[in-house]
Context: one part of a larger RNA
RNA sequence: UUUGGCGUAAAGAGUUUGUAGACGGUAACACAAGUUUUUAGUUAAAUUUUUAAGCCUAACUUAAAAAUAGCUUAAAAUACUGUUUUACUAGAGUUUUGUACAGAAAAGUAUAAUUUUGUGUGAAAAGGUAAAAUUUGUAGAUACACAAAAGAAUACCUAUCAGUGAAAACAGCUUUUUAGUAAAAACUGACGUUGAGAAACGAAAGUAUAGGUAGCAAACAGGAUUUGAUACCCUGGUAGUCUAUACUGUAAAUUCUGAAUGCUAAAAUUUAAAAACUAUUAAAUUUUAAAGCUAGCGCGAUAAGCAUUCCGCCUGAGGAGUAUAAUUGCAAGAUUGGAACUC
Numbered sequence: 001u002u003u004g005g006c007g008u009a010a011a012g013a014g015u016u017u018g019u020a021g022a023c024g025g026u027a028a029c030a031c032a033a034g035u036u037u038u039u040a041g042u043u044a045a046a047u048u049u050u051u052a053a054g055c056c057u058a059a060c061u062u063a064a065a066a067a068u069a070g071c072u073u074a075a076a077a078u079a080c081u082g083u084u085u086u087a088c089u090a091g092a093g094u095u096u097u098g099u100a101c102a103g104a105a106a107a108g109u110a111u112a113a114u115u116u117u118g119u120g121u122g123a124a125a126a127g128g129u130a131a132a133a134u135u136u137g138u139a140g141a142u143a144c145a146c147a148a149a150a151g152a153a154u155a156c157c158u159a160u161c162a163g164u165g166a167a168a169a170c171a172g173c174u175u176u177u178u179a180g181u182a183a184a185a186a187c188u189g190a191c192g193u194u195g196a197g198a199a200a201c202g203a204a205a206g207u208a209u210a211g212g213u214a215g216c217a218a219a220c221a222g223g224a225u226u227u228g229a230u231a232c233c234c235u236g237g238u239a240g241u242c243u244a245u246a247c248u249g250u251a252a253a254u255u256c257u258g259a260a261u262g263c264u265a266a267a268a269u270u271u272a273a274a275a276a277c278u279a280u281u282a283a284a285u286u287u288u289a290a291a292g293c294u295a296g297c298g299c300g301a302u303a304a305g306c307a308u309u310c311c312g313c314c315u316g317a318g319g320a321g322u323a324u325a326a327u328u329g330c331a332a333g334a335u336u337g338g339a340a341c342u343c
Base pairs, nucleotide, nucleotide: 004314005313006312007297008296012311014201015200016199017198021194022193023192025088026087027086028085030083031082033081034080035077036076037075038074040072041071042070043069048066049065050064051063052062053061054060091191092188093187094186095185096184097183099182100181101180103178104177105176106175107174108173109172110154111153114150115149116148117147118146119145120144121143125136126135163170164169206247207246208245209244210243211242215241216240220236221235222234223233258310259309260308261307262306263305266288267287268286270284271283273281274280292299293298316343317342318341325336326335327334328333
């Protein structure tokens, strides 16, 4: 280098946008760069291969002939690739129309519960556990009623096959701003696919500053349990959880399955739209399953089937996602990332 792989054995980047690059729809004219054919030259000799000859044979020596391939010259060919021009509508996109959707941001508002406070009633327990104790309570708790405040969260509807979003994720209600997807018609006319670097977004925890703090609750304290108990259980309880603005950039970020396009038996389910009356079309979602694939499990039109294009990644286990260096971060850390040695 050829070759083999990436659901579960090593291996798909957390996701998207997009630069360079790679690849790219239909038809026609032209050119002839790649490509193909022929021509001429050249690529020293030795070496290599073939056929002879010489030494008794091999090795060796000598003679003749030959190959592909490269570079250059000239003449042609035009299917494919490429370039130029023209045209097309099946890919892609734009506009309009109406419907559906927990997509995003901001503002406002509603509700049950919880806790606290105040007032009243009331009287001795309450709370908690397997059992207890720490704890609260005659300075009147717990409980009940009324009133007020606060923060967080949105029961039912709700669907273990729903919906939206690129992923992360998104659920009370109303208003405003705004993105996308799905159908039809018209328009543009290949404007496409992928995407090294790069940019943006990115749960939870964590960090900085300023607020907020009802409940819950790392740390911490106490009570139990226990041989011990730095735990499980209980009583408390601070960061945090919430908001704003910055940072961090990681997760079993999972469908452990990269993106895009086309093709390949049959069935059943759900959602939406047009249309017309239960057939059809298009998109999405879930379950069986033919062929096929797979070491098996299983996958099976949402492929792990049959093919094409592009990117990422893998190459025995440990050492190790460690050391070192660089980049990045306020820090915690993150990204990139070995070797010796052992088996």
This is a predicted structure of a 343-nucleotide part of an RNA (small-subunit ribosomal RNA, central domain) from Entomoneis sp. Taxonomically the source falls in Entomoneis (Eukaryota, Sar, Stramenopiles, Surirellineae). Its Rfam family is "Bacterial small subunit ribosomal RNA". Its mean pLDDT, the model's own confidence on a scale to 100, is 83. The full RNA is in RNAcentral, with records from ENA.